[in-house]
Context: one part of a larger RNA
């Protein structure tokens, strides 16, 4: 030295377990913010460093309502108090709420500096003590936070094509600007196709189909069917009237501008003008009432004893009773031990549906002379983008540039263009549901994970730490049922270790469940 076997040290892997996470679901809630927000500094406890809660009234006040024996947070311990004259706690409102921060009196290296004015303290000065004093926009507001959705504006490149440029990614990321709880988009200048449909929006089909593409990579509809929902109105303008300006007058007026009130809104063309008739009828998505389902803490809420075994019974045995009753706890597995569930009950503030009542909004029927029905619009050339469609035979849509109509005997569309035929009324405007999403709140749920896993983070984690600095970013649970956390004794410098005693079921002995395997020994038996 090596090989076995034995008992150790060393390490934290497995098992078990769960405070934490992951992914849904059905409800709520979808906004806080000059009345100073999100987020921070600093304060504040008898003792207080952290976390938490608070705010010079500072782990708190006040009130009202619930509760009913204890209570002074995580957090023991000392001391000191509250408290059946209802404390603590829980609901709901209200008061305080220091200093930064939009941060606003100016200024600043946030969490500080320094001011003006007004009142007081004051009779003066200083000094304090209260308000107030930005800017924009105009009499009521914005500003700043905020996790994703939403619309507009801007707009990539890596990538793919097996290179690469046109194509792709992709109107994607990113940027900016705005808005709501949803935004958008919407009430035909539709789609169709000789038959018809009636706004918009999602979702299934149609269909990877027509197309479209260095006809490579690749992109990709629509019409129609089925569903979800479902609601449709409102000015411009003719014409009427009043009001102000201004030009004119033969001082009655007239004419143009422009404000406001009636009046009127549409393709079977309406409408204003004129004649006839009538105050009907139906609807409301504005206000404001009452009323109520629902609705906070919170009550009420069934039923099991006993034996033996064990540390401990819920397991076992044995005889009984309850369920409209989930799921936790308790010394193993408990329907009947606890806490609750299920059902039933309560109620502030709030409150849909419905009622009323007020606003508002809605009608016929003839005539056809005249007046109106959105212009630098429609359309066209050039240059661009947008639809499935890359200039193409290319129609619709937007429109930077340059021309520019009609005017209901009108005007657009139906994929180039014309012509018949068919729709359809554009150049103002609003519109609720169907639909997107979840920072955030209650409630369940998982053939999801179980501490190298699942959030980076089960633990005081966005922490230590690490960069000048945007930023990056960890590691780290388990003593037991119960601390009963080991009084007393010895060894020893010892508040280190250890022997013993002692707790407990078991030392599990706080370097604390379980305790692989690396590697380190010890002691024995074989070998060299």
């Nucleotide at each position: 030295g090596g090989c076995a076997c034995a008992c150790g040290g060393g390490g934290g892997a497995u098992g078990c377990c769960u405070a934490g996470g992951c992914u849904c679901u059905c409800a709520g809630a979808g906004g806080c913010g000059a009345u100073g927000a999100a987020g921070g500094a600093c304060g504040u406890g008898a003792u207080a460093a952290g976390c938490u809660g608070c705010g010079a009234u500072a782990a708190g006040c006040c009130a009202c309502g619930g509760g009913g024996a204890u209570c002074g947070g995580c957090a023991a311990a000392u001391g000191c108090g509250a408290u059946u004259c209802g404390a603590u706690c829980c609901g709901u409102g209200g008061a305080u709420u220091u200093c930064c921060g939009a941060a606003u009196g100016g200024g600043g290296c946030a969490a500080c500096c320094c001011g003006g004015c007004a009142u007081g303290u004051u009779g003066a000065a200083g000094a304090c003590a209260u308000g107030c004093c930005a800017u924009c926009a105009a009499u009521u507001g914005a500003g700043g936070c905020g996790a994703a959705c939403g619309c507009g504006c801007u707009g990539a490149a890596c990538u793919g094509a097996a290179a690469c440029a046109u194509c792709u990614a992709a109107g994607u990321a990113g940027g900016c600007g705005u808005a709501g709880g949803a935004g958008g988009a919407g009430a035909a200048a539709a789609u169709a196709a000789c038959a018809a449909u009636g706004a918009u929006u999602u979702c299934c089909c149609a269909a990877g189909u027509a197309g479209u593409g260095g006809c490579g990579a690749g992109c990709g509809a629509a019409c129609g069917g089925g569903a979800a929902a479902g609601a449709g109105c409102c000015c411009a303008a003719a014409c009427c009237g009043c009001g102000c300006a201004u030009g004119u007058u033969a001082c009655g007026g007239c004419a143009u501008g422009u404000g406001c009130g009636g009046g009127g809104u549409u393709g079977u063309a309406g409408g204003a003008c004129c004649g006839c008739g009538a105050u009907a009828u139906u609807g409301u998505a504005c206000u404001g009432u009452g009323c109520u389902a629902u609705g906070a803490a919170c009550u009420g809420g069934a039923a099991g004893c006993a034996g033996g075994u064990g540390g401990g019974a819920a397991a076992c045995u044995g005889c009984g009773c309850g369920a409209u009753a989930a799921g936790g706890g308790u010394g193993a597995g408990a329907g009947c031990c606890c806490c609750g569930u299920a059902c039933a009950g309560g109620c502030a503030a709030a409150g849909a549906a419905u009622a009323c009542a007020g606003g508002c909004a809605u009608a016929g029927c003839g005539g056809g002379a005249u007046c109106c029905u959105g212009a630098g619009u429609a359309c066209c050339g050039c240059g661009g983008g947008a639809c499935c469609g890359g200039a193409g035979a290319a129609a619709u849509c937007c429109u930077g540039u340059g021309g520019g109509a009609a005017u209901c005997c009108g005007c657009c569309a139906g994929c180039a263009c014309c012509a018949u035929c068919u729709g359809g009324c554009a150049a103002g405007g609003c519109u609720a549901a169907a639909u997107a999403c979840u920072c955030c709140u209650g409630a369940g749920a998982g053939a999801c994970c179980g501490a190298u896993a699942g959030u980076g983070a089960a633990c005081c984690a966005g922490u230590a730490c690490c960069g000048u600095g945007a930023g990056g970013g960890a590691a780290a649970g388990g003593u037991g049922a119960a601390a009963a956390g080991a009084a007393c004794c010895c060894c020893g410098a010892a508040c280190a270790g250890g022997g013993g005693a002692g707790u407990g079921a078991a030392a599990a002995g706080a370097a604390c469940c379980u305790g692989a395997a690396a590697c380190c020994g010890u002691g024995u038996g074989c070998u060299u």
Molecule: large-subunit ribosomal RNA, domain I
Organism: Sphingobacterium endophyticum